[in-house]
Transfer RNA from Micavibrio sp. UBA2400, 75 nucleotides, folded computationally. Rfam family: tRNA. Rfam classes the family as a transfer RNA. Its family is annotated with triplet codon-amino acid adaptor activity in the Gene Ontology.
RNA sequence: GCUGCAGUAGCUCAGGGGUAGAGCAACUGAUUCGUAAUCAGUAGGUCGUAGGUUCAAUUCCCACCUGCAGCACCA
Numbered sequence: 001g002c003u004g005c006a007g008u009a010g011c012u013c014a015g016g017g018g019u020a021g022a023g024c025a026a027c028u029g030a031u032u033c034g035u036a037a038u039c040a041g042u043a044g045g046u047c048g049u050a051g052g053u054u055c056a057a058u059u060c061c062c063a064c065c066u067g068c069a070g071c072a073c074c075a
Stems, first nucleotide, its partner, number of pairs: 001071007010024004018055001026042005048064002051061002
């Protein structure tokens, strides 16, 4: 340099044009002598960035950034 995959909540991931979700973690409450566990609830997101298409984009298209893998180059 080329190709492919990935980037979504603190972590691990799902979803893939029409109100963004789960598990774990966090917080609050119940329970307990207390802690853990359990139960109930709460909060947490510019969906990597910027454009384009669309009535509407996290989703489709283009470019770029980051990571991983493969290939090529290494005079």